A computed fold for a 75-nucleotide RNA from a Eubacteriales Family XIII. Incertae Sedis bacterium, annotated as transfer RNA.

């Protein structure tokens, strides 16, 4: 250089065209003599940038940055 994958809450991952969720981590509040643990409840992400299609885009295209694997040149 070329190919293919991957980027989504603090972390690991759902969501294949209809207003983004679970779990772990947070707070807090109950329960206990306390504490764990367990239960209910909050907070947390304009989905890597930008742009196109489209009523409507994490999702389809398109160009780019980023990281993984493989492959092929060259001193």
């Nucleotide at each position: 250089g070329c190919u293919a994958c991957u980027g989504u809450g603090g972390c690991u991952c759902a969501a294949u065209g209809g207003u983004a969720g679970a779990g772990c981590a947070g707070u807090u509040c109950a329960c206990u003599c306390g504490u764990a643990a367990u239960g209910a409840a909050c907070a947390g992400g304009u989905u890597g940038a930008g742009g196109g299609u489209u009523c409507g885009a994490u999702u389809c295209c398109c160009c780019c940055c980023a990281g993984u694997a493989g492959c092929u040149c060259c001193a």
Its Rfam family is "tRNA". About the family: Transfer RNA (tRNA) molecules are approximately 80 nucleotides in length. By type it is a transfer RNA. The prediction has a mean pLDDT of 80. The RNAcentral record of the sequence draws on ENA.